[in-house]
């Protein structure tokens, strides 16, 4: 010449990921409110017990009839902003609210810590959540795609084609730096 161990920048993948704002449509012949008719004694605050407030024969709760009615999550589309472990999921832990106290579920802003997933879709009357056959999460199976490695052809070479295996702690630049002369 040259090889590229540690860092450190910056980049790529694309129906690429996420937050925030609007606008539709769904939620909704709903909740709820009012009145009217009927029951005729209990009823409210996840579930049981206790306790605390409130309402109730001037008629609670029910169930029914007209009238007026929604919102939250989700989801379609526009447009902001942050990005390329973006993000997502699970487990353990803390930790916060849901009248008070035991005990049980169940959600919930949020933080670590460890683990899986390179993206994207599609399919499952599979399981959870949800109004909902929508959508999402999780499993399992296909499909495309990127991205490196082997192996074959083609080429001087970059490369390019099939094939086939791998994970992102990964690929690629560039700089240091190191190792080698």
């Nucleotide at each position: 010449a040259g090889u590229g161990a540690g860092g450190a920048u910056a980049g790529a993948g694309g129906u690429g990921c996420a937050u925030c704002g609007g606008u539709c449509a769904u939620c909704a012949u709903u909740a709820c409110a009012c009145a009217g008719u009927u029951u005729g004694a209990g009823g409210a605050u996840a579930a049981u017990g206790a306790g605390a407030u409130c309402c109730a024969u001037u008629g609670a709760c029910g169930a029914u009839u007209g009238u007026g009615g929604a919102a939250a999550g989700g989801g379609a589309u526009c447009g902001u902003u942050g990005c390329c472990g973006a993000a997502g999921u699970a487990a353990c832990a803390g930790a916060u609210a849901a009248c008070u106290c035991a005990u049980u579920a169940u959600u919930u802003a949020c933080u670590g810590u460890u683990g899986c997933u390179g993206g994207u879709u599609c399919u499952g009357c599979u399981a959870u959540u949800g109004a909902a056959u929508a959508a999402a999460u999780a499993c399992a199976g296909g499909a495309c795609u990127g991205u490196c490695g082997u192996a074959u052809a083609g080429g001087u070479a970059a490369c390019u084609a099939u094939a086939u295996g791998g994970a992102g702690g990964g690929c690629u630049a560039u700089c240091u730096g190191a190792c080698g002369c």

This is a predicted structure of a 181-nucleotide RNA (Lysine riboswitch aptamer) from Virgibacillus sp. AGTR. The organism belongs to Virgibacillus, within Bacteria. The prediction has a mean pLDDT of 79.